The RNA shown here (small-subunit ribosomal RNA) has 1474 nucleotides and comes from a Patescibacteria group bacterium.
It matches the Rfam family "Bacterial small subunit ribosomal RNA". Its family is annotated with structural constituent of ribosome and ribosome in the Gene Ontology.
The source organism's lineage runs through Bacteria and Bacteria candidate phyla.
The sequence is in RNAcentral, with records from ENA and SILVA.
The coordinates come from a structure-prediction model, not an experiment, and the mean pLDDT is 82.
RNA sequence: AAAUGAGAGUUUGAUCCUGGCUCAGGAUGAACGCUGGCGGCGUGUCUAAGGCAUGCAAGUCGAAUGCUUUGAUUUAUCAAAGCAUGGCAGACGGGUGAGUAACACAUUGGUAAUCUACCCUCAAGACAGGGAUAACCCGGAGAAAUUCGGAAUAAUACCUGAUGGUCUUUAACUUUAUGUUAGAGUAAAGCUUCUGCGCUUGGGGAGGAGCCUAUGUUUUAUCAGCUUGUUGGUGAGGUAAAAGCUCACCAAGGCUAUGACGAAUAGCGGGCGUGAGAGCGCGACCCGCCUCACGGGGACUGAAACACUGCCCUGACUCCUACGGGAGGCUGCAGUCAAGAAUCUUCCGCAAUGGCCUAACGGCUGACGGAGCGACGCCGCGUGAUUGAAGAAGCCCUUCGGGGUGUAAAGAUCUUUUAUAAGGGAAUAAUUUUGAAUGUACCUUAUGAAUAAGGGGCUGCUAAACUCGUGCCAGCAGCAGCGGUAAUACGAGUGCCCCGAGCGUUAUCCGGAUUUAUUGGGCGUAAAGCGUCCGCAGGUUGUUUGGUAAGUCUAGCUUCAAAUCUUAAUGCUUAACAUUAAGGCUGGGCAAGAAACUGCCAAACUAGAGGAUGGGAGAGGUCAGUGGAAUGGCUGGUGUAGGGGUUAAAUCCGUUAAUAUCAGCUGGAACACCUAAAGCGAAGGCAACUGACUGGAACAUUCCUGACACUCAUGGACGAAAGCGUGGGUAGCGAACGGGAUUAGAUACCCCGGUAGUCCACGCCGUAAACGAUGGAUACUAGGUAUUGGCAGUAUCGACCCUGUCAGUGCCGCUUCUAAAAAAGCUAACGCAUUAAGUAUCCCGCCUGGGGAGUACGGCCGCAAGGCUAAAACUCAAAGGAAUAGACGGGGAUCCGCACAAGCGGUGGAUCACGCGGUUUAAUUCGAUUCUACGCGAAAACCUUACCAAGACUUGACAUCCGACCUAUGUUAAACUGGAAACAGAUUAUCUUAGUGGUCGUGACAGGUGCUGCAUGGUUGCCGUCAGCAUGUGAAGUGAUUUGCAGCCUUAAUUGGCAUAACAUGCGCAACCCUCAUACUGUGUUAAAUGUACACAGUAGACCGCCGGGGUUAACCCGGAGGAAGGUGGGGACGACGUCAAAUCAGCAUGGCUCUUACGUCUUGGGCGACACGCGUGAUACAAUGGCCGGUACAACGGGCUGCCAACCCGCGAGGGGGAGCUAAUCCCAAAAAACCGGUCUCAGUUCGGAUUGGAGUCUGCAACUCGACUCCAUGAAGUCGGAAUCGCUAGUAAAUGCGCAUCAGCCACGGCGCAUUGAAUACGUUCUCGGAUCUUGUACUCACUGCCCGUCACACCAAGGGAGUCGGCAAUACCCAAAGUUCCUUGUUCAAGGGGCAAAGGUAGGGCUGGCAACAAGGGUGAAGUCGUAACAAGGCAUCCGUAGCGGAAGCUGUGGAUGGAUUAUCUCCUUU
Repeated sequence: AAAUGAGAGUUUGAUCCUGGCUCAGGAUGAACGCUGGCGGCGUGUCUAAGGCAUGCAAGUCGAAUGCUUUGAUUUAUCAAAGCAUGGCAGACGGGUGAGUAACACAUUGGUAAUCUACCCUCAAGACAGGGAUAACCCGGAGAAAUUCGGAAUAAUACCUGAUGGUCUUUAACUUUAUGUUAGAGUAAAGCUUCUGCGCUUGGGGAGGAGCCUAUGUUUUAUCAGCUUGUUGGUGAGGUAAAAGCUCACCAAGGCUAUGACGAAUAGCGGGCGUGAGAGCGCGACCCGCCUCACGGGGACUGAAACACUGCCCUGACUCCUACGGGAGGCUGCAGUCAAGAAUCUUCCGCAAUGGCCUAACGGCUGACGGAGCGACGCCGCGUGAUUGAAGAAGCCCUUCGGGGUGUAAAGAUCUUUUAUAAGGGAAUAAUUUUGAAUGUACCUUAUGAAUAAGGGGCUGCUAAACUCGUGCCAGCAGCAGCGGUAAUACGAGUGCCCCGAGCGUUAUCCGGAUUUAUUGGGCGUAAAGCGUCCGCAGGUUGUUUGGUAAGUCUAGCUUCAAAUCUUAAUGCUUAACAUUAAGGCUGGGCAAGAAACUGCCAAACUAGAGGAUGGGAGAGGUCAGUGGAAUGGCUGGUGUAGGGGUUAAAUCCGUUAAUAUCAGCUGGAACACCUAAAGCGAAGGCAACUGACUGGAACAUUCCUGACACUCAUGGACGAAAGCGUGGGUAGCGAACGGGAUUAGAUACCCCGGUAGUCCACGCCGUAAACGAUGGAUACUAGGUAUUGGCAGUAUCGACCCUGUCAGUGCCGCUUCUAAAAAAGCUAACGCAUUAAGUAUCCCGCCUGGGGAGUACGGCCGCAAGGCUAAAACUCAAAGGAAUAGACGGGGAUCCGCACAAGCGGUGGAUCACGCGGUUUAAUUCGAUUCUACGCGAAAACCUUACCAAGACUUGACAUCCGACCUAUGUUAAACUGGAAACAGAUUAUCUUAGUGGUCGUGACAGGUGCUGCAUGGUUGCCGUCAGCAUGUGAAGUGAUUUGCAGCCUUAAUUGGCAUAACAUGCGCAACCCUCAUACUGUGUUAAAUGUACACAGUAGACCGCCGGGGUUAACCCGGAGGAAGGUGGGGACGACGUCAAAUCAGCAUGGCUCUUACGUCUUGGGCGACACGCGUGAUACAAUGGCCGGUACAACGGGCUGCCAACCCGCGAGGGGGAGCUAAUCCCAAAAAACCGGUCUCAGUUCGGAUUGGAGUCUGCAACUCGACUCCAUGAAGUCGGAAUCGCUAGUAAAUGCGCAUCAGCCACGGCGCAUUGAAUACGUUCUCGGAUCUUGUACUCACUGCCCGUCACACCAAGGGAGUCGGCAAUACCCAAAGUUCCUUGUUCAAGGGGCAAAGGUAGGGCUGGCAACAAGGGUGAAGUCGUAACAAGGCAUCCGUAGCGGAAGCUGUGGAUGGAUUAUCUCCUUU
């Protein structure tokens, strides 16, 4: 200077938080699916370091040398090819990552502890001799590989002698230095074209290599101790070189919690991916280092190797063989097989850049330069451009109007990147030759839109939607989730979105994830503080001064290879790519400076800490002794039949005298009152009294020491109850156990007994809801109040009181009352708040989704029970905390209702009627089913009618449109034939006249009481005529939400008043409306008539208005007066927000589906009326408050022309005849009945009751058989007041009595809706039942208790642990045997033989670690509708839970100690005021 951080979905009815899961981004040596035009640059066996056919990958030198062959010759020689000796190279280049957790690698230093061929440079030198040997030749063995013997020969091969130095080595001396002297040892090679190249010794350089050091370098402690050449020394050997590198001897050391040793995994770095960064993950390609070369071992040569294409041995494997023996090593380049999801050509060239040899020319080079294959990656280009309709066709959708695809196409004009063809044609070689790539890049011309588009997605996250098909099926899915007949989520079509020669999927890494938190998290209740204390190591540490300079800071030097990265520029047409320059690479080292802070050293201080002195407090601990009350037992007395126990009982005890009561004795355990949110202790815990011993804390004095402190991994001590061992003890209580109850059962709750245990001593155990669910220490940050202990002050005679202070323990809560907050801060909220969960520092412990699991395995501890430490596979998308609104509770408080109670009358029993279920049937049409279906839809003989049987019709019984025809064919009426009718045929008469009529045909359609009330509208029921429900603004809260609407008084009422962070408002309540009761006014005729009464219309009246009392001077309540009526006067209509997927598709309407010569339409007959039975609603009764007979009274509401029907006559009657009157205050229905008066019956199945049945009739109607009502005569059933249970009603009500109306031809009406007549009883009261309202409380419920939910058992599947055993792998140990090689020794020391040591491989043995398989048994997880119970959530019906012990099919139960994370009630305490 520049660059630099995004979130979302998913737990809930909703909210906030915690917390996991998932997604969007980037990346890859990738793979798979679909698709595929071109070019450039890169890149390509990640698996089997598995096996390899074939070819090539390391040779070269004739200017070191000998020989052979061929050719040329001028026969001296020259050229080429080959064999061999010799020199150099072959240790480089190329490949791989098996091994390795290490000086392997990286960074930094050292080497006075070292080497270095070729190359450069300096100095000196190269003299004289000698003996061999290969090729070649001869002979032999062998299939081959190969090999043996004989004879000959050369050299820059080999050897001897000489000389030599600053070389090597030994010794001495001195001035200790690159010193001097002396002795011993050690060199050389020639070739040549005559220019050079080589050779020997020594010094130096460059580059290379070896060794050493510091620092860094994965996981695991369920690996805690490791080590004998081990650690060091002396001496020797050995190496280029230091060194236990090796050996002998001596000593006993060395490493380790800052993690030794072991196990697992792994080449390391530069760097690469991602990320804001810190980090996290990785180590392909390129570069550096290391390592290996079929597995293992070994040395030789050489400057360098223990050597990829060298040697020897061993093993495995492959090949050849004449069976005697041999050969081989692609982890070089190609290629092949195998493995695998998967990875290329048996290509061209040494032209370039390098390498080796050579004096050079040159040779070799699968290094390298290139090409090929693969969309494997990155980058670039193209698949055409312009114009072209208010918009073709096709396809899709549609509200049927239209819209979309869409300027898209077609059509017109144009262009030629690319493609194809033709022509030209580089650079890459700086300087002579030489170009694989290559006729390539590039340029020019021609042809012609011509050669070139797909993939994924479209519910939300996440850009983009409609239709059809399917119907919890088929399927989708990254998460949430979608699909059960209207699927934007499946499949298809159309459209759209994203990217584009690619697009998706899968796998893996980083990110998001602050979800391991250094940057940058937490632990009261969400996961998380060790039960408590002591304390070593470690970490941290008061005030002052001086010094030092390790940390720290400043400015330098050096290093951190190159590449990579950033920036700039340049070169390929651009880009990718490449080149150049600058920066950077946060690191290391060196020397210098500063001195505030930390560290270290030294000296001092007293505020931390400790000690001393003094008087006090205390259930602190241990031991010993003593005491009284109570329970039980025993003895004796009194006394008699019960006692005990429970909701109720029983088992049990008791006439052998219990219980009760009195006295005495005995034994064990526990200590009432005091006792208190009091005290003490680290915690667990500690309680009669006295004594002994003993620990700690507080206060006062301010005398001493002088930082001695805090915390604390490992470690140690203590540690309730239960439990264990040994020995005692045992009164009460009391697991287990026995019995009695309860219950469906009751392994429980309740009761009667009762063993361990509870108690003591000693020893174990070591855990609890061991809790304040809150680690310790220090400091700071308003208070009030109570209490315990100490001290001081004032005061007092002395105290008490009061004030202050230090230390501890609590509270500032619920509610009421005028008033009494806990402030700030923190917290997700609840809450905490000087006893912090506030603000900070230090140290320790712990957490990282739920389940599996505090489990398995391993280890340690324990007598055992068990404890401590502590996983994984698998499975789920949640689990969880706090708070909110509801709902619910066998939680609480308050209030209301014919809810109960008090009363009256019923139902349930009988018979009948009606409705329903069931059954039956050809059909018994359909709907309604707790309250809220069942005398409901709904007056079924036909019709209705939807059902059944049979017979008919098919544009239809009904509507609209189109075409054709009709002047009687149409209409009305009458009558005929067939038929059950519909219908078909034929006839007469009347009326109407061109349409808005009719017929026929055609298809659009019509029609459906067919399905879905869970697609709907409308209507209705219930909660409920209950008093609630909601909104605006404001306020409180992060938020859901709350407040308002809580509280008190009051009301029928959220009715009103008071008060109040609320103020207002709306829908409900009330009122306004109708009706009844009173009066008045007006009008009226049907009344003979005034008045009255009646009818209609209107007005008045009632409002707590008046008085008294109460109440808060309120709202309102109580009483009274007046009044027809008194506190909403009685009744009605009127029904908030909502609830029940409540009812209705069959009243009607309607989406979708479905039928169409039928599921439509018409007709006749049948059915809806059946009948073993069950239920509901009613009627009539069972009688004397009555029945029957006779007589005498009094209403109101209503209805009437297809009607009501009078008088009169007939009939016992139903009724018939009759015809007056009335379209109605006129006439009629119409008689009211109970009542009253008189008579009779006299308690019976009756003079009660009227069912049933027989007979005879009447009426309506086309028609009374199935199947009408009514009348008369006869018949005369059950029934004598009704079990459990249950219904209605609070005044003109119940009860009783009749009357009217609607429907209707008639009527199954005893139903429904109204009307009047007669006319009661009772309400103490709110404990209980039911329903409702408000407040509050708990909740694991929200589909809301018909909720949720636990465990066994049964079945299926899954993973992991155990497991008699069995099969492997790895690393070691001990012993045996021992190749090659090397070393040592001996012999006959050239050659050779023998022996010893080390030692690969092999064998034997017992262990260690780690895997595979496994009968079997046990636990765990998962799985729409299995079994048994109901443990938990409400007081969950026995409060729950923790530890422990016993028991039980199972959840679980019980004992013992503990917690509140228990509801309810009461009390106490505290605060505030007086």